[in-house]
RNA sequence: CUUUCCGAGGGGCGUUGCGACCCGAUUUGAUCGGGCCAGGCUCGGAAAGGAUGUUUCAAUGCAACAACGGCGCCCAUUCAUC
Repeated sequence: CUUUCCGAGGGGCGUUGCGACCCGAUUUGAUCGGGCCAGGCUCGGAAAGGAUGUUUCAAUGCAACAACGGCGCCCAUUCAUC
RNA backbone atom coordinates (compact mmCIF):
# COMPACT_ATOMS: atom_id res chain seq x y z
P C A 1 -0.85 3.89 3.57
O5' C A 1 -0.95 2.90 2.32
C5' C A 1 -0.69 3.39 1.00
C4' C A 1 -0.69 2.24 0.00
C3' C A 1 -1.93 1.36 0.00
O3' C A 1 -2.99 1.93 -0.75
C1' C A 1 0.00 0.00 0.00
P U A 2 -4.48 1.61 -0.37
O5' U A 2 -4.68 0.12 -0.91
C5' U A 2 -4.61 -0.14 -2.31
C4' U A 2 -4.70 -1.63 -2.57
C3' U A 2 -5.90 -2.33 -1.94
O3' U A 2 -7.07 -2.19 -2.73
C1' U A 2 -3.94 -3.60 -1.52
P U A 3 -8.51 -2.13 -1.99
O5' U A 3 -8.77 -3.65 -1.57
C5' U A 3 -8.92 -4.64 -2.57
C4' U A 3 -8.94 -6.02 -1.95
C3' U A 3 -9.96 -6.22 -0.83
O3' U A 3 -11.26 -6.47 -1.33
C1' U A 3 -7.88 -7.11 -0.16
P U A 4 -12.54 -5.96 -0.48
O5' U A 4 -12.60 -7.02 0.72
C5' U A 4 -12.87 -8.39 0.44
C4' U A 4 -12.66 -9.24 1.68
C3' U A 4 -13.45 -8.79 2.90
O3' U A 4 -14.80 -9.22 2.86
C1' U A 4 -11.22 -9.26 3.53
P C A 5 -15.95 -8.33 3.58
O5' C A 5 -15.70 -8.63 5.13
C5' C A 5 -15.90 -9.94 5.64
C4' C A 5 -15.38 -10.04 7.07
C3' C A 5 -15.96 -9.03 8.06
O3' C A 5 -17.24 -9.40 8.53
C1' C A 5 -13.61 -9.16 8.35
P C A 6 -18.29 -8.26 8.95
O5' C A 6 -17.68 -7.70 10.32
C5' C A 6 -17.62 -8.54 11.47
C4' C A 6 -16.85 -7.87 12.60
C3' C A 6 -17.36 -6.49 13.01
O3' C A 6 -18.51 -6.55 13.85
C1' C A 6 -15.01 -6.43 12.83
P G A 7 -19.56 -5.37 13.85
O5' G A 7 -18.78 -4.21 14.62
C5' G A 7 -18.46 -4.38 15.99
C4' G A 7 -17.59 -3.24 16.49
C3' G A 7 -18.16 -1.84 16.30
O3' G A 7 -19.10 -1.50 17.29
C1' G A 7 -15.90 -1.85 15.61
P A A 8 -20.29 -0.46 16.96
O5' A A 8 -19.54 0.95 16.87
C5' A A 8 -18.90 1.50 18.02
C4' A A 8 -18.07 2.71 17.63
C3' A A 8 -18.84 3.84 16.96
O3' A A 8 -19.51 4.66 17.91
C1' A A 8 -16.83 3.44 15.79
P G A 9 -20.88 5.39 17.49
O5' G A 9 -20.36 6.56 16.52
C5' G A 9 -19.54 7.61 17.03
C4' G A 9 -19.05 8.50 15.91
C3' G A 9 -20.15 9.08 15.03
O3' G A 9 -20.70 10.24 15.61
C1' G A 9 -18.37 8.24 13.68
P G A 10 -22.25 10.71 15.16
O5' G A 10 -23.34 9.87 15.97
C5' G A 10 -23.02 9.01 17.05
C4' G A 10 -24.31 8.73 17.80
C3' G A 10 -25.49 8.27 16.95
O3' G A 10 -25.41 6.88 16.62
C1' G A 10 -26.22 9.95 18.44
P G A 11 -26.08 6.39 15.25
O5' G A 11 -27.66 6.58 15.45
C5' G A 11 -28.36 5.71 16.33
C4' G A 11 -29.81 6.15 16.47
C3' G A 11 -30.68 6.07 15.23
O3' G A 11 -31.09 4.74 14.92
C1' G A 11 -31.12 8.08 16.39
P G A 12 -31.50 4.37 13.39
O5' G A 12 -32.89 5.14 13.15
C5' G A 12 -34.05 4.72 13.85
C4' G A 12 -35.20 5.67 13.62
C3' G A 12 -35.71 5.79 12.18
O3' G A 12 -36.55 4.70 11.83
C1' G A 12 -35.57 7.95 13.18
P C A 13 -36.72 4.32 10.28
O5' C A 13 -37.70 5.45 9.70
C5' C A 13 -39.03 5.53 10.17
C4' C A 13 -39.74 6.74 9.59
C3' C A 13 -39.69 6.85 8.07
O3' C A 13 -40.66 6.02 7.44
C1' C A 13 -39.18 8.95 9.02
P G A 14 -40.37 5.44 5.98
O5' G A 14 -40.52 6.72 5.03
C5' G A 14 -41.80 7.35 4.91
C4' G A 14 -41.68 8.65 4.15
C3' G A 14 -41.05 8.56 2.76
O3' G A 14 -41.97 8.12 1.79
C1' G A 14 -40.13 10.40 3.94
P U A 15 -41.47 7.25 0.54
O5' U A 15 -40.66 8.31 -0.34
C5' U A 15 -41.35 9.40 -0.94
C4' U A 15 -40.36 10.40 -1.54
C3' U A 15 -39.38 9.81 -2.54
O3' U A 15 -39.96 9.71 -3.84
C1' U A 15 -38.22 11.19 -1.01
P U A 16 -39.49 8.55 -4.82
O5' U A 16 -38.21 9.23 -5.53
C5' U A 16 -38.37 10.36 -6.39
C4' U A 16 -37.02 10.93 -6.77
C3' U A 16 -36.04 9.95 -7.38
O3' U A 16 -36.26 9.79 -8.78
C1' U A 16 -34.94 11.24 -5.72
P G A 17 -36.15 8.34 -9.49
O5' G A 17 -34.56 8.10 -9.49
C5' G A 17 -33.71 9.09 -10.11
C4' G A 17 -32.28 8.88 -9.63
C3' G A 17 -31.70 7.55 -10.07
O3' G A 17 -30.55 7.75 -10.89
C1' G A 17 -31.56 7.81 -7.68
P C A 18 -29.96 6.70 -11.91
O5' C A 18 -28.38 6.81 -11.71
C5' C A 18 -27.67 7.89 -12.31
C4' C A 18 -26.25 7.95 -11.79
C3' C A 18 -25.54 6.61 -11.68
O3' C A 18 -25.00 6.18 -12.93
C1' C A 18 -25.21 7.81 -9.68
P G A 19 -24.97 4.59 -13.24
O5' G A 19 -23.90 4.01 -12.20
C5' G A 19 -22.52 4.37 -12.32
C4' G A 19 -21.72 3.88 -11.13
C3' G A 19 -21.75 2.38 -10.89
O3' G A 19 -20.83 1.68 -11.73
C1' G A 19 -22.09 3.52 -8.85
P A A 20 -21.26 0.23 -12.27
O5' A A 20 -21.33 -0.69 -10.97
C5' A A 20 -20.13 -1.00 -10.25
C4' A A 20 -20.47 -1.69 -8.93
C3' A A 20 -21.33 -2.94 -9.06
O3' A A 20 -20.54 -4.09 -9.38
C1' A A 20 -22.21 -1.55 -7.37
P C A 21 -21.16 -5.22 -10.33
O5' C A 21 -22.38 -5.84 -9.50
C5' C A 21 -22.13 -6.56 -8.30
C4' C A 21 -23.43 -6.88 -7.58
C3' C A 21 -24.47 -7.62 -8.42
O3' C A 21 -24.20 -9.03 -8.49
C1' C A 21 -25.51 -5.85 -7.28
P C A 22 -24.62 -9.84 -9.80
O5' C A 22 -26.20 -9.95 -9.72
C5' C A 22 -26.81 -10.70 -8.67
C4' C A 22 -28.32 -10.60 -8.74
C3' C A 22 -28.94 -10.90 -10.10
O3' C A 22 -29.07 -12.30 -10.33
C1' C A 22 -29.90 -8.93 -9.23
P C A 23 -29.01 -12.88 -11.83
O5' C A 23 -30.41 -12.40 -12.47
C5' C A 23 -31.63 -12.94 -11.98
C4' C A 23 -32.82 -12.27 -12.64
C3' C A 23 -32.81 -12.25 -14.17
O3' C A 23 -33.23 -13.49 -14.72
C1' C A 23 -33.40 -10.11 -13.38
P G A 24 -32.68 -13.95 -16.14
O5' G A 24 -33.43 -13.00 -17.17
C5' G A 24 -34.84 -13.12 -17.35
C4' G A 24 -35.38 -11.96 -18.16
C3' G A 24 -34.79 -11.79 -19.56
O3' G A 24 -35.36 -12.68 -20.50
C1' G A 24 -34.90 -9.69 -18.48
P A A 25 -34.50 -13.14 -21.76
O5' A A 25 -34.48 -11.83 -22.69
C5' A A 25 -35.71 -11.38 -23.29
C4' A A 25 -35.52 -10.00 -23.89
C3' A A 25 -34.50 -9.92 -25.03
O3' A A 25 -35.06 -10.31 -26.28
C1' A A 25 -34.14 -8.14 -23.49
P U A 26 -34.19 -11.14 -27.34
O5' U A 26 -33.07 -10.08 -27.77
C5' U A 26 -33.43 -8.92 -28.54
C4' U A 26 -32.28 -7.93 -28.57
C3' U A 26 -31.01 -8.45 -29.23
O3' U A 26 -31.06 -8.26 -30.65
C1' U A 26 -30.46 -7.42 -27.16
P U A 27 -30.75 -9.47 -31.66
O5' U A 27 -29.18 -9.69 -31.51
C5' U A 27 -28.29 -8.59 -31.73
C4' U A 27 -26.95 -8.91 -31.08
C3' U A 27 -26.09 -9.92 -31.86
O3' U A 27 -24.72 -9.60 -31.64
C1' U A 27 -26.57 -10.79 -29.72
P U A 28 -23.68 -9.55 -32.93
O5' U A 28 -22.27 -9.36 -32.22
C5' U A 28 -21.87 -8.07 -31.75
C4' U A 28 -20.83 -8.24 -30.66
C3' U A 28 -19.48 -8.74 -31.17
O3' U A 28 -18.45 -8.10 -30.41
C1' U A 28 -20.29 -10.18 -29.48
P G A 29 -17.57 -6.93 -31.16
O5' G A 29 -17.52 -5.73 -30.12
C5' G A 29 -16.97 -5.90 -28.83
C4' G A 29 -17.79 -5.13 -27.82
C3' G A 29 -17.17 -5.08 -26.42
O3' G A 29 -17.51 -3.83 -25.84
C1' G A 29 -19.31 -6.07 -26.31
P A A 30 -16.88 -3.15 -24.58
O5' A A 30 -18.11 -2.86 -23.60
C5' A A 30 -18.66 -1.57 -23.56
C4' A A 30 -19.81 -1.45 -24.55
C3' A A 30 -21.16 -1.06 -23.94
O3' A A 30 -21.25 0.32 -23.69
C1' A A 30 -21.45 -2.83 -25.48
P U A 31 -22.30 0.83 -22.53
O5' U A 31 -23.72 0.64 -23.21
C5' U A 31 -24.07 1.43 -24.36
C4' U A 31 -25.41 0.99 -24.90
C3' U A 31 -26.58 1.07 -23.93
O3' U A 31 -27.09 2.40 -23.82
C1' U A 31 -26.66 -1.00 -25.07
P C A 32 -27.83 2.86 -22.47
O5' C A 32 -29.24 2.11 -22.56
C5' C A 32 -30.16 2.45 -23.61
C4' C A 32 -31.35 1.50 -23.60
C3' C A 32 -32.10 1.41 -22.27
O3' C A 32 -32.99 2.51 -22.08
C1' C A 32 -31.76 -0.77 -23.14
P G A 33 -33.34 2.98 -20.58
O5' G A 33 -34.31 1.84 -20.03
C5' G A 33 -35.59 1.66 -20.64
C4' G A 33 -36.27 0.42 -20.10
C3' G A 33 -36.37 0.32 -18.58
O3' G A 33 -37.42 1.11 -18.05
C1' G A 33 -35.66 -1.75 -19.45
P G A 34 -37.29 1.72 -16.56
O5' G A 34 -37.49 0.44 -15.62
C5' G A 34 -38.75 -0.23 -15.60
C4' G A 34 -38.65 -1.54 -14.85
C3' G A 34 -38.18 -1.44 -13.39
O3' G A 34 -39.22 -1.02 -12.52
C1' G A 34 -37.04 -3.21 -14.46
P G A 35 -38.85 -0.19 -11.20
O5' G A 35 -38.15 -1.28 -10.26
C5' G A 35 -38.89 -2.40 -9.81
C4' G A 35 -38.00 -3.37 -9.06
C3' G A 35 -37.26 -2.77 -7.87
O3' G A 35 -38.09 -2.70 -6.71
C1' G A 35 -35.78 -4.10 -9.16
P C A 36 -37.99 -1.45 -5.73
O5' C A 36 -36.59 -1.66 -4.99
C5' C A 36 -36.41 -2.81 -4.16
C4' C A 36 -34.93 -2.99 -3.86
C3' C A 36 -34.23 -1.78 -3.25
O3' C A 36 -34.45 -1.67 -1.85
C1' C A 36 -32.90 -2.69 -4.98
P C A 37 -34.74 -0.24 -1.21
O5' C A 37 -33.34 0.50 -1.41
C5' C A 37 -32.17 0.01 -0.77
C4' C A 37 -30.93 0.64 -1.37
C3' C A 37 -30.83 2.16 -1.26
O3' C A 37 -30.32 2.55 0.01
C1' C A 37 -30.29 1.49 -3.47
P A A 38 -30.84 3.95 0.62
O5' A A 38 -29.68 4.97 0.21
C5' A A 38 -28.32 4.63 0.45
C4' A A 38 -27.54 5.84 0.94
C3' A A 38 -28.18 6.56 2.13
O3' A A 38 -27.14 7.04 2.98
C1' A A 38 -27.90 8.08 0.36
P G A 39 -26.76 6.20 4.31
O5' G A 39 -25.38 5.62 3.80
C5' G A 39 -24.92 4.35 4.30
C4' G A 39 -23.44 4.29 4.09
C3' G A 39 -22.79 2.99 4.53
O3' G A 39 -21.66 2.77 3.68
C1' G A 39 -21.88 4.76 5.76
P G A 40 -21.48 1.39 2.94
O5' G A 40 -20.59 1.83 1.68
C5' G A 40 -19.52 1.01 1.18
C4' G A 40 -18.96 1.67 -0.07
C3' G A 40 -18.49 3.08 0.16
O3' G A 40 -17.37 3.34 -0.71
C1' G A 40 -20.24 3.09 -1.43
P C A 41 -15.91 3.27 -0.05
O5' C A 41 -15.79 4.67 0.70
C5' C A 41 -15.61 5.87 -0.04
C4' C A 41 -15.57 7.06 0.91
C3' C A 41 -14.54 6.94 2.03
O3' C A 41 -13.25 7.36 1.61
C1' C A 41 -16.64 7.63 2.93
P U A 42 -11.98 6.65 2.25
O5' U A 42 -11.87 7.26 3.72
C5' U A 42 -11.58 8.64 3.91
C4' U A 42 -11.77 9.03 5.37
C3' U A 42 -10.96 8.21 6.37
O3' U A 42 -9.64 8.70 6.51
C1' U A 42 -13.21 8.37 7.10
P C A 43 -8.48 7.69 6.93
O5' C A 43 -8.76 7.40 8.47
C5' C A 43 -8.59 8.43 9.44
C4' C A 43 -9.08 7.98 10.80
C3' C A 43 -8.46 6.68 11.31
O3' C A 43 -7.18 6.89 11.89
C1' C A 43 -10.81 6.61 11.62
P G A 44 -6.10 5.73 11.82
O5' G A 44 -6.66 4.60 12.81
C5' G A 44 -6.68 4.84 14.21
C4' G A 44 -7.42 3.73 14.94
C3' G A 44 -6.90 2.32 14.71
O3' G A 44 -5.74 2.03 15.47
C1' G A 44 -9.26 2.33 14.58
P G A 45 -4.72 0.94 14.98
O5' G A 45 -5.48 -0.45 15.22
C5' G A 45 -5.74 -0.89 16.54
C4' G A 45 -6.55 -2.18 16.54
C3' G A 45 -5.96 -3.33 15.73
O3' G A 45 -4.95 -4.03 16.46
C1' G A 45 -8.26 -3.12 15.24
P A A 46 -3.79 -4.75 15.66
O5' A A 46 -4.51 -6.02 15.01
C5' A A 46 -4.99 -7.06 15.84
C4' A A 46 -5.75 -8.10 15.03
C3' A A 46 -4.98 -8.71 13.86
O3' A A 46 -4.11 -9.76 14.27
C1' A A 46 -7.15 -8.11 13.15
P A A 47 -2.78 -10.03 13.41
O5' A A 47 -3.33 -10.80 12.13
C5' A A 47 -3.93 -12.09 12.26
C4' A A 47 -4.53 -12.54 10.94
C3' A A 47 -3.57 -12.53 9.75
O3' A A 47 -2.76 -13.70 9.71
C1' A A 47 -5.60 -11.50 9.13
P A A 48 -1.28 -13.60 9.06
O5' A A 48 -1.55 -13.55 7.49
C5' A A 48 -2.12 -14.67 6.83
C4' A A 48 -2.49 -14.32 5.41
C3' A A 48 -1.37 -13.72 4.56
O3' A A 48 -0.50 -14.71 4.04
C1' A A 48 -3.31 -12.43 4.29
P G A 49 1.05 -14.35 3.78
O5' G A 49 1.00 -13.40 2.49
C5' G A 49 0.59 -13.94 1.24
C4' G A 49 0.35 -12.83 0.25
C3' G A 49 1.54 -11.93 -0.05
O3' G A 49 2.45 -12.51 -0.97
C1' G A 49 -0.38 -10.61 0.30
P G A 50 4.02 -12.07 -0.89
O5' G A 50 4.01 -10.59 -1.48
C5' G A 50 3.66 -10.37 -2.84
C4' G A 50 3.49 -8.89 -3.13
C3' G A 50 4.72 -8.01 -2.91
O3' G A 50 5.63 -8.08 -4.00
C1' G A 50 2.83 -6.97 -1.97
P A A 51 7.21 -7.82 -3.72
O5' A A 51 7.27 -6.24 -3.51
C5' A A 51 6.95 -5.38 -4.61
C4' A A 51 6.92 -3.93 -4.15
C3' A A 51 8.20 -3.43 -3.50
O3' A A 51 9.17 -3.03 -4.47
C1' A A 51 6.36 -2.80 -2.18
P U A 52 10.74 -3.19 -4.13
O5' U A 52 11.00 -2.00 -3.09
C5' U A 52 10.85 -0.65 -3.49
C4' U A 52 10.90 0.28 -2.30
C3' U A 52 12.17 0.20 -1.47
O3' U A 52 13.24 0.96 -2.03
C1' U A 52 10.27 0.20 -0.04
P G A 53 14.76 0.45 -1.79
O5' G A 53 15.01 0.77 -0.23
C5' G A 53 15.00 2.13 0.23
C4' G A 53 15.05 2.16 1.75
C3' G A 53 16.23 1.42 2.36
O3' G A 53 17.40 2.24 2.40
C1' G A 53 14.24 0.83 3.50
P U A 54 18.86 1.57 2.25
O5' U A 54 19.13 1.08 3.73
C5' U A 54 19.03 2.00 4.82
C4' U A 54 19.19 1.26 6.14
C3' U A 54 20.55 0.58 6.35
O3' U A 54 20.93 0.68 7.71
C1' U A 54 18.82 -1.02 6.52
P U A 55 22.19 1.70 8.07
O5' U A 55 22.02 2.06 9.61
C5' U A 55 20.95 2.88 10.04
C4' U A 55 20.14 2.12 11.09
C3' U A 55 18.95 2.91 11.60
O3' U A 55 17.91 1.99 11.92
C1' U A 55 20.41 2.41 13.39
P U A 56 16.37 2.54 11.78
O5' U A 56 15.59 1.16 11.69
C5' U A 56 15.85 0.29 10.60
C4' U A 56 15.94 -1.14 11.10
C3' U A 56 14.83 -1.55 12.07
O3' U A 56 13.62 -1.87 11.39
C1' U A 56 16.92 -2.32 12.87
P C A 57 12.23 -1.61 12.16
O5' C A 57 12.17 -2.86 13.14
C5' C A 57 12.12 -4.18 12.62
C4' C A 57 12.27 -5.20 13.74
C3' C A 57 11.27 -5.07 14.87
O3' C A 57 10.01 -5.64 14.55
C1' C A 57 13.44 -5.38 15.77
P A A 58 8.69 -4.99 15.22
O5' A A 58 8.76 -5.53 16.71
C5' A A 58 8.72 -6.94 16.96
C4' A A 58 9.07 -7.23 18.40
C3' A A 58 8.21 -6.51 19.44
O3' A A 58 6.98 -7.19 19.66
C1' A A 58 10.49 -6.31 20.04
P A A 59 5.67 -6.28 20.13
O5' A A 59 5.99 -6.06 21.67
C5' A A 59 6.11 -7.18 22.54
C4' A A 59 6.66 -6.76 23.88
C3' A A 59 5.88 -5.65 24.58
O3' A A 59 4.76 -6.18 25.28
C1' A A 59 8.18 -5.12 24.63
P U A 60 3.42 -5.25 25.43
O5' U A 60 3.85 -4.16 26.50
C5' U A 60 4.24 -4.57 27.79
C4' U A 60 4.86 -3.42 28.56
C3' U A 60 4.00 -2.16 28.63
O3' U A 60 3.01 -2.25 29.65
C1' U A 60 6.21 -1.56 28.06
P G A 61 1.61 -1.43 29.42
O5' G A 61 2.03 0.08 29.70
C5' G A 61 2.54 0.45 30.98
C4' G A 61 3.12 1.85 30.94
C3' G A 61 2.16 2.94 30.46
O3' G A 61 1.27 3.36 31.48
C1' G A 61 4.26 3.20 29.41
P C A 62 -0.22 3.95 31.05
O5' C A 62 0.11 5.40 30.48
C5' C A 62 0.72 6.36 31.33
C4' C A 62 1.15 7.58 30.53
C3' C A 62 0.04 8.23 29.71
O3' C A 62 -0.79 9.07 30.49
C1' C A 62 1.98 8.01 28.37
P A A 63 -2.35 9.24 30.05
O5' A A 63 -2.27 10.19 28.77
C5' A A 63 -1.73 11.50 28.91
C4' A A 63 -1.54 12.14 27.55
C3' A A 63 -2.79 12.14 26.67
O3' A A 63 -3.67 13.21 26.99
C1' A A 63 -0.92 11.43 25.40
P A A 64 -5.27 12.98 26.76
O5' A A 64 -5.40 13.15 25.19
C5' A A 64 -5.04 14.38 24.58
C4' A A 64 -5.00 14.22 23.08
C3' A A 64 -6.27 13.67 22.45
O3' A A 64 -7.25 14.68 22.27
C1' A A 64 -4.40 12.54 21.57
P C A 65 -8.81 14.29 22.45
O5' C A 65 -9.12 13.46 21.12
C5' C A 65 -9.00 14.06 19.85
C4' C A 65 -9.00 13.02 18.76
C3' C A 65 -10.25 12.15 18.70
O3' C A 65 -11.30 12.79 18.00
C1' C A 65 -8.32 10.78 18.51
P A A 66 -12.78 12.87 18.63
O5' A A 66 -13.47 13.87 17.59
C5' A A 66 -12.92 15.14 17.37
C4' A A 66 -12.20 15.21 16.04
C3' A A 66 -13.10 15.53 14.85
O3' A A 66 -13.37 16.92 14.80
C1' A A 66 -11.57 13.82 14.26
P A A 67 -14.81 17.43 14.27
O5' A A 67 -14.61 17.39 12.69
C5' A A 67 -13.53 18.08 12.07
C4' A A 67 -13.37 17.64 10.63
C3' A A 67 -14.67 17.61 9.86
O3' A A 67 -14.98 18.88 9.31
C1' A A 67 -13.53 15.56 9.56
P C A 68 -16.52 19.22 8.92
O5' C A 68 -16.65 18.37 7.58
C5' C A 68 -17.89 17.80 7.23
C4' C A 68 -17.65 16.69 6.24
C3' C A 68 -18.92 16.05 5.71
O3' C A 68 -19.47 16.78 4.64
C1' C A 68 -17.42 14.35 6.41
P G A 69 -21.08 17.00 4.62
O5' G A 69 -21.60 15.54 4.31
C5' G A 69 -21.25 14.89 3.08
C4' G A 69 -21.77 13.46 3.08
C3' G A 69 -23.25 13.31 3.42
O3' G A 69 -24.09 13.59 2.31
C1' G A 69 -22.02 11.74 4.66
P G A 70 -25.52 14.22 2.70
O5' G A 70 -26.11 14.47 1.24
C5' G A 70 -25.39 15.28 0.31
C4' G A 70 -26.33 15.70 -0.80
C3' G A 70 -27.59 16.39 -0.30
O3' G A 70 -27.39 17.79 -0.13
C1' G A 70 -28.19 14.64 -1.77
P C A 71 -28.04 18.53 1.15
O5' C A 71 -29.62 18.51 0.87
C5' C A 71 -30.14 19.16 -0.29
C4' C A 71 -31.61 18.86 -0.42
C3' C A 71 -32.43 19.06 0.86
O3' C A 71 -32.74 20.43 1.08
C1' C A 71 -33.03 17.01 -0.16
P G A 72 -32.80 20.99 2.60
O5' G A 72 -34.19 20.41 3.17
C5' G A 72 -35.41 20.83 2.58
C4' G A 72 -36.57 19.99 3.09
C3' G A 72 -36.67 19.88 4.60
O3' G A 72 -37.25 21.03 5.19
C1' G A 72 -37.00 17.75 3.62
P C A 73 -36.83 21.45 6.71
O5' C A 73 -37.55 20.35 7.61
C5' C A 73 -38.98 20.30 7.65
C4' C A 73 -39.45 19.01 8.31
C3' C A 73 -39.00 18.81 9.76
O3' C A 73 -39.77 19.57 10.68
C1' C A 73 -38.75 16.79 8.55
P C A 74 -39.12 20.01 12.10
O5' C A 74 -39.12 18.64 12.93
C5' C A 74 -40.35 18.04 13.28
C4' C A 74 -40.13 16.67 13.90
C3' C A 74 -39.23 16.64 15.12
O3' C A 74 -39.91 17.04 16.31
C1' C A 74 -38.63 14.87 13.67
P C A 75 -39.08 17.74 17.52
O5' C A 75 -38.30 16.49 18.14
C5' C A 75 -39.04 15.45 18.76
C4' C A 75 -38.13 14.28 19.09
C3' C A 75 -36.95 14.60 20.01
O3' C A 75 -37.33 14.69 21.38
C1' C A 75 -36.21 13.23 18.22
P A A 76 -36.52 15.67 22.36
O5' A A 76 -35.11 14.97 22.47
C5' A A 76 -34.99 13.70 23.10
C4' A A 76 -33.59 13.14 22.94
C3' A A 76 -32.46 14.02 23.49
O3' A A 76 -32.31 13.85 24.90
C1' A A 76 -31.88 13.25 21.34
P U A 77 -31.94 15.14 25.81
O5' U A 77 -30.41 15.40 25.43
C5' U A 77 -29.43 14.41 25.71
C4' U A 77 -28.08 14.82 25.12
C3' U A 77 -27.63 16.22 25.47
O3' U A 77 -27.04 16.29 26.76
C1' U A 77 -27.33 15.84 23.15
P U A 78 -27.27 17.64 27.65
O5' U A 78 -26.28 18.69 26.97
C5' U A 78 -24.89 18.47 26.99
C4' U A 78 -24.16 19.51 26.16
C3' U A 78 -24.52 20.96 26.47
O3' U A 78 -23.86 21.45 27.63
C1' U A 78 -24.50 20.63 24.13
P C A 79 -24.58 22.62 28.51
O5' C A 79 -24.41 23.94 27.62
C5' C A 79 -23.13 24.48 27.39
C4' C A 79 -23.18 25.56 26.33
C3' C A 79 -24.11 26.73 26.63
O3' C A 79 -23.53 27.67 27.53
C1' C A 79 -24.41 26.04 24.39
P A A 80 -24.52 28.56 28.49
O5' A A 80 -25.16 29.62 27.47
C5' A A 80 -24.33 30.60 26.85
C4' A A 80 -25.09 31.32 25.77
C3' A A 80 -26.36 32.05 26.22
O3' A A 80 -26.07 33.29 26.81
C1' A A 80 -26.79 30.83 24.24
P U A 81 -27.10 33.90 27.94
O5' U A 81 -28.39 34.35 27.10
C5' U A 81 -28.27 35.39 26.15
C4' U A 81 -29.53 35.51 25.33
C3' U A 81 -30.80 35.73 26.13
O3' U A 81 -30.99 37.08 26.51
C1' U A 81 -31.17 34.06 24.48
P C A 82 -31.78 37.43 27.86
O5' C A 82 -33.30 37.06 27.54
C5' C A 82 -34.01 37.83 26.57
C4' C A 82 -35.36 37.21 26.30
C3' C A 82 -36.24 37.00 27.53
O3' C A 82 -36.91 38.18 27.92
C1' C A 82 -36.27 35.05 26.18
Background:
The prediction has a mean pLDDT of 75. The RNA shown here (SAH (S-adenosyl-L-homocysteine) riboswitch aptamer) has 82 nucleotides and comes from a Pseudomonadota bacterium. NCBI's taxonomy places the organism under Bacteria, Pseudomonadati, Pseudomonadota. Rfam family: SAH (S-adenosyl-L-homocysteine) riboswitch aptamer. For this family Rfam cites "Riboswitches that sense S-adenosylhomocysteine and activate genes involved in coenzyme recycling" (Wang et al., Mol Cell, 2008).